[in-house]
RNA sequence: UAAUUAGGUAGAGGUGCAAUCUCGAAAAAGUAUACUGUUGGAGCUUCAGGGCAGCUAUGAAAACAGAGGAAAGGUCGAAUUGCCGAAGCAGCUGUGUUUCCUUGACUUAGCUUGCUGGGGUAUAGUUGAAUAAACUAUGCACUGUCACUGCGUUUGUAGUGGAGCACUAUCCUAUUG
Numbered sequence: 001u002a003a004u005u006a007g008g009u010a011g012a013g014g015u016g017c018a019a020u021c022u023c024g025a026a027a028a029a030g031u032a033u034a035c036u037g038u039u040g041g042a043g044c045u046u047c048a049g050g051g052c053a054g055c056u057a058u059g060a061a062a063a064c065a066g067a068g069g070a071a072a073g074g075u076c077g078a079a080u081u082g083c084c085g086a087a088g089c090a091g092c093u094g095u096g097u098u099u100c101c102u103u104g105a106c107u108u109a110g111c112u113u114g115c116u117g118g119g120g121u122a123u124a125g126u127u128g129a130a131u132a133a134a135c136u137a138u139g140c141a142c143u144g145u146c147a148c149u150g151c152g153u154u155u156g157u158a159g160u161g162g163a164g165c166a167c168u169a170u171c172c173u174a175u176u177g
Stems, first nucleotide, its partner, number of pairs: 001177004007171005014084001016083005022078004035066005043055003048102004087116003090112005096106002117143002120140008145162007
C1' cells in the first nucleotide's frame, strides 16, 4: 500500500417507524348496563363443552315499548420522547382475562441464523360498530441502496437483478501479496 476477515463508532432512505395512565375531536351510540310496563313460560350465569357455586314461578331466556343513558379497544390532530430491523408479521414458550378445567379469542414478556429495504395504491381475505384503520397475500408504478452492462465524463443517465446480519464513511484486529 492492496485485498480479505472479526469487531467498534457515526450516518442516509422520507407522506420514514414506534411509543405516551398527556391534551383535544369525530365516531362507537341513542349502543351496552341498570329501571318501569307488556308478551312469554323455564331456563340462565365466558365463543363452545364440562365441573363447582349461584340466580330464577315473589317469573329465567327471548321480544316489544317507555324514560334515562356510558365506556374501552381502534382513528384523526397537537405536544413530547425514543429511533433507522426503526418496526411489523409468523412460530414456540410463559403471564393475564372469567369461579375452575379443556379449547378458542384477546392481551402481554421472552426466544428464533424464519419472512418483509421503504412509503403509496388496487383487489381479496382476517379482525373490527364501521365504507375508519390494522395485518396478510398478489399486482402496479414510485423511491433509496448495491452489483453488472451500455452511454456519458461538471461526478451523471438508462436497463437488468439482489437484499437490511444490508449500504456509506471512519477507527481498529488478524491473514496474504
The RNA shown here (Lysine riboswitch aptamer) has 177 nucleotides and comes from Salipaludibacillus neizhouensis. It matches the Rfam family "Lysine riboswitch aptamer". The literature on the family includes a 2003 paper in Cell by Mandal et al., "Riboswitches Control Fundamental Biochemical Pathways in Bacillus subtilis and Other Bacteria". From the family's description: Riboswitches are metabolite binding domains within certain messenger RNAs that serve as precision sensors for their corresponding targets. Allosteric rearrangement of mRNA structure is mediated by ligand binding, and this results in modulation of gene expression. This family includes riboswitches that sense lysine in a number of genes involved in lysine metabolism, including lysC. The coordinates come from a structure-prediction model, not an experiment, and the mean pLDDT is 80.